[in-house]
Molecule: SAM riboswitch aptamer (S box leader)
Organism: Neobacillus mesonae
C1' cells in the first nucleotide's frame, strides 16, 4: 500500500512553550483562532486489542487511537414535505480508527 470485518451525533485542561493560519484533499457552505489557532510538551478520556477482574461493569497496565462543530455539512443515488429558494429521511463514495490477512 491493498483486502476483510467492526465502529465513526458518548467521552476529554481556565497548564506550559511559541507565533499564524486551522478545521485530511477538491468544490461550495459554516466556523475556529492575536481574548493566541495549527504545532510541541505536560495533562486528559476511554474506542479496539492484550492484561487483570467479582463476568456486569471496572481499571489506564501493555499496543494502537483520540481531546471544537456529527467524519463541521454537503456533493453520488433514491424516499418524504413544500409553490419555491429549500428542508428532511435512508444508502452510497471518500475518509479515520481499530483487529485480521495479503
Nucleotide at each position: 500500500u491493498u483486502c476483510u470485518u467492526a465502529u465513526c451525533a458518548a467521552g476529554a485542561g481556565c497548564g506550559g512553550c511559541g507565533g499564524a493560519g486551522g478545521g485530511a484533499a477538491c468544490u461550495g457552505g459554516c466556523c475556529c483562532u492575536a481574548u493566541g489557532a495549527u504545532g510541541c510538551c505536560c495533562g486528559g478520556c476511554a474506542a479496539c486489542c492484550g492484561g487483570u477482574u467479582u463476568u456486569a461493569g471496572a481499571c489506564a497496565c501493555g499496543g494502537u487511537g483520540c481531546c471544537a462543530c456529527a467524519u463541521c455539512c454537503a456533493g453520488c443515488a433514491g424516499g418524504g414535505c413544500g409553490c419555491a429558494u429549500g428542508c428532511u429521511c435512508u444508502g452510497g463514495a471518500a475518509g479515520a480508527u481499530a483487529a485480521g490477512a495479503a